Order: sequence, then structure tokens, then C1' cells
RNA sequence: GCGCCCAUAGCUCAAUUGGACAGAGUAGCGGUCUACGAAACCGUUGGUUCCCCGUUCGAAUCGGGGUGGGCGCG
Repeated sequence: GCGCCCAUAGCUCAAUUGGACAGAGUAGCGGUCUACGAAACCGUUGGUUCCCCGUUCGAAUCGGGGUGGGCGCG
């Protein structure tokens, strides 16, 4: 330099290939329990879906450009 893949909550990942308030686990916070903790259980908070532009009635999802990371080729 070229090709392919990835980027969603603090962390690990879903989202049935365009549609309903973007969810789960874990972590955090509150509670039940306990002599006090841990564990378990219940509740709850948390998102500019990496950035910009475009297509569309509608974009995490499609197109273009960028940034960062991984793999391969030279």
C1' cells in the first nucleotide's frame, strides 16, 4: 500500500438482514434475608448505537467518506 471483518449501557454481548418504548447478563444504587457481611431473591438507574453526510414515510441495520481495532496478502 491492497483486501476482508469489527465498533450498541461502566464491562461482555443480543437486536429474527429497514418498522412497535434499542434489550439481556454483569456491575452500580435501594430493599428483603442475616448478629453483621457474602450468597440468594425483588426493585431500580444507566445509551448522541464510534464520527460526519446521504437514501427512505421510517436507519443500530442500506450507501459514501473518515477514525480506531483485528486478520490476511504484498
A computed fold for a 74-nucleotide RNA from a Candidatus Omnitrophota bacterium, annotated as transfer RNA. The sequence was found in a public genome assembly. Model confidence (mean pLDDT): 81 of 100. Its Rfam family is "tRNA". Rfam's curators write: Transfer RNA (tRNA) molecules are approximately 80 nucleotides in length. Lineage of the source: Bacteria > Pseudomonadati > Candidatus Omnitrophota.